[in-house]
Molecule: c-di-GMP-I riboswitch aptamer
Organism: Deltaproteobacteria bacterium IMCC39146
RNA sequence: CAUACUAAAAGGCAAAAUCAGGGUGACCUGAUGACGCAAAGCCACAGAUCCAAAACUAUGGAUGGCUGGGUUGCAGAA
Repeated sequence: CAUACUAAAAGGCAAAAUCAGGGUGACCUGAUGACGCAAAGCCACAGAUCCAAAACUAUGGAUGGCUGGGUUGCAGAA
């Protein structure tokens, strides 16, 4: 220094719910809130689930805090 790993320390993010707003909707944004998270940072490529219309088997959208994968990052005891 790198990879793996995850004690400690400094921090970080923010589920459900509520309020306001956007959207046909899934859901998203902000505030409050904290269930939890070592990437709960980012990416919709693959799978999965959800929504929409429509129509005979396909289309568009949503969810990375569903899984895989890609990519970037803080710390350094064992």